[in-house]
Record summary
The part of an RNA shown here (large-subunit ribosomal RNA, domain I) has 591 nucleotides and comes from a Planctomycetota bacterium. RNAcentral holds the full RNA, with entries from ENA. Its mean pLDDT, the model's own confidence on a scale to 100, is 81.
Context: one part of a larger RNA
RNA sequence: GGUGCACGGUGGAUGCUUGGGCGUCAAGAGCCGAUGAAAGACGUGGCCAACUGCGAAAAGCCUCGGGAAGUCGCGAGCAGACUGUGAUCCGAGGAUAUCUUAGAUUCGGAAACGAACCACGGAUGAUUCUGUGGUAUCGAUAGUUGAAUCCAUAGACUAUCGAAGGGAACGGGGGGAACUGAUACAUCUCAGUACCCCUAGGAAUAGAAAGAAAACUCGACUCCCUCAGUAGCGGCGAGCGAACGGGGAUCAGCCUAAACCGAUUACAUGCCAAGCUCGAGAGCGUUGUGUAGUCGGUGUCGUGGGACCUACACUGCAUUACUCGAAAUGCAGGCAGAGUUACAAAGUUAUGACUUAGCAGAAGAACCUGGAAAGGUUUCCCGUAGAAGGUGAUAGGCCUGUACGCGAAAAGUCAUGACCUCUGGUAGGUAUCCCAAGUAACACCCGCCUCGUGAAAACGGGUGCGAAUCUGGGAGGACCACCUCCUAAGGCUAAGUACUACUUGACGACCGAUAGCGUAAUAGUAGCGCGAGCGAAAAGUGAAAAGAACCCUUUCUAAGGGAGUGAAAUAGUACCUGAAACCGUGUACUU
Numbered sequence: 001g002g003u004g005c006a007c008g009g010u011g012g013a014u015g016c017u018u019g020g021g022c023g024u025c026a027a028g029a030g031c032c033g034a035u036g037a038a039a040g041a042c043g044u045g046g047c048c049a050a051c052u053g054c055g056a057a058a059a060g061c062c063u064c065g066g067g068a069a070g071u072c073g074c075g076a077g078c079a080g081a082c083u084g085u086g087a088u089c090c091g092a093g094g095a096u097a098u099c100u101u102a103g104a105u106u107c108g109g110a111a112a113c114g115a116a117c118c119a120c121g122g123a124u125g126a127u128u129c130u131g132u133g134g135u136a137u138c139g140a141u142a143g144u145u146g147a148a149u150c151c152a153u154a155g156a157c158u159a160u161c162g163a164a165g166g167g168a169a170c171g172g173g174g175g176g177a178a179c180u181g182a183u184a185c186a187u188c189u190c191a192g193u194a195c196c197c198c199u200a201g202g203a204a205u206a207g208a209a210a211g212a213a214a215a216c217u218c219g220a221c222u223c224c225c226u227c228a229g230u231a232g233c234g235g236c237g238a239g240c241g242a243a244c245g246g247g248g249a250u251c252a253g254c255c256u257a258a259a260c261c262g263a264u265u266a267c268a269u270g271c272c273a274a275g276c277u278c279g280a281g282a283g284c285g286u287u288g289u290g291u292a293g294u295c296g297g298u299g300u301c302g303u304g305g306g307a308c309c310u311a312c313a314c315u316g317c318a319u320u321a322c323u324c325g326a327a328a329u330g331c332a333g334g335c336a337g338a339g340u341u342a343c344a345a346a347g348u349u350a351u352g353a354c355u356u357a358g359c360a361g362a363a364g365a366a367c368c369u370g371g372a373a374a375g376g377u378u379u380c381c382c383g384u385a386g387a388a389g390g391u392g393a394u395a396g397g398c399c400u401g402u403a404c405g406c407g408a409a410a411a412g413u414c415a416u417g418a419c420c421u422c423u424g425g426u427a428g429g430u431a432u433c434c435c436a437a438g439u440a441a442c443a444c445c446c447g448c449c450u451c452g453u454g455a456a457a458a459c460g461g462g463u464g465c466g467a468a469u470c471u472g473g474g475a476g477g478a479c480c481a482c483c484u485c486c487u488a489a490g491g492c493u494a495a496g497u498a499c500u501a502c503u504u505g506a507c508g509a510c511c512g513a514u515a516g517c518g519u520a521a522u523a524g525u526a527g528c529g530c531g532a533g534c535g536a537a538a539a540g541u542g543a544a545a546a547g548a549a550c551c552c553u554u555u556c557u558a559a560g561g562g563a564g565u566g567a568a569a570u571a572g573u574a575c576c577u578g579a580a581a582c583c584g585u586g587u588a589c590u591u
Stems, first nucleotide, its partner, number of pairs: 001590009015576001016540002020511002022508007029500002031166002039100003042055003046078002051073001061094006070082003106115003116135008137163009170201001171199005181188001185235001211218002222249005232240002253492003256436001260297010275284002277326005302470001304435004308429005314333007335424005347419010358406002364379005380397002382386001388400003442464006451477001472487005527534002547575001550562004
């Protein structure tokens, strides 16, 4: 030096555990913000650094409800308090809520700072200090003023209302790649994807046929299954790829413009004409007509519709300059229908259900082993409860719970009813009028549809040109005829559908600390980077701290040895188990 054996050190694998994570499902909720958000800074505790909570009223204040004997967060301790006059705690509603942050909003600014003015207050002997409120911009509406320049307009000012910024995914729109595939590559593909921008909502979009079709037709939109990898498109390559029809989910339809009538404003024109419901009488007449705008009524459709004209139609009252009669209009009642998501709109009230705290909830003992009984043995009990977790080892009957059942002063959601609110007919006629204009159509150039310019319709866009009003227009894949379908150029619209940052519940042939989220812990922390940004490590004594009084060695420190606790201290806070590498001590053999 090596090998074997025994015993250690170091180290932190393995096993077991879990306060964390991952995923799925269901329900709820689905926007927050100038009444100042999301996100922060700084403060705030008797002793308080971080985290948590809160905001100069600062681990909190008030009211209401629940609940029960302890409480003053994490988090022990010292000191001191609170509490059956019901605290702490849980829920509902309020109060307070510094400074930054929306080019934060009086102005400035290098975020959390500095500096003003106005009104009303407070303090001081006083220059001065200080409290509360206001003073940004843009848009809309209304008003007051007001230049060059007479009227006017621009501008200025004031009041009221609104906007701004944030948000995981989902939505709509404006822009829009390349790698790649085509065994190269250019049309093509990837793909209208990624990404950027604008913007909305709890969903969004779309939506009540100028549709689809071709039979005895259907009847808004959205979503799913199918049709179908079909018809098609395609350097007819790679590839791309419908619709009709069928079956489901859910169902809901409406309002304007115009013609016509009335009111009103402006302008033009007009002066006793026109007009004033009808008949008779007697009159009135400060306004008639046209154009344009606004408001109200009417009206909304494709078996074309409406205006317009004619006829008929519940009751009562009032009005239509005056008298009589008719007629019309309005109001009220009755009848019928409808209603708070579109179609008009504001609520009140009653009842019920649910959510946001909770309540109640059956049934076991003895002996044995053990540190400890829930284990074993014996003998019982409950069960609409033998889900689960905890308790000194494995508990239906010890605790929390579980099954079944009950509960709200306050706030919220939903449902139903009532009050309430709104609406009001039929038939016939067809001469006249209306039925969405720089629109449709057409030409050129593009985009989009399965459609790559093709025979290329349809839909959408740019430029040019530019109609008609029902005997009008559009479509049925160039175009024409016949036939069929529909009615553009205005608008609104729930449900079915998408998503899950957030809340609650349940579950898992999901992980178990190099795993599972990057984070089981003061984690987007420490640290790194000029910056955009990158980004860790780190869980486990014991049933209970019973966390080792006292003695000894010592620098009177670390550490150790006794003693003591404990079932165990080779469980001593460097703490469960404690592998290997690596380092030793002792011993045997060997060189």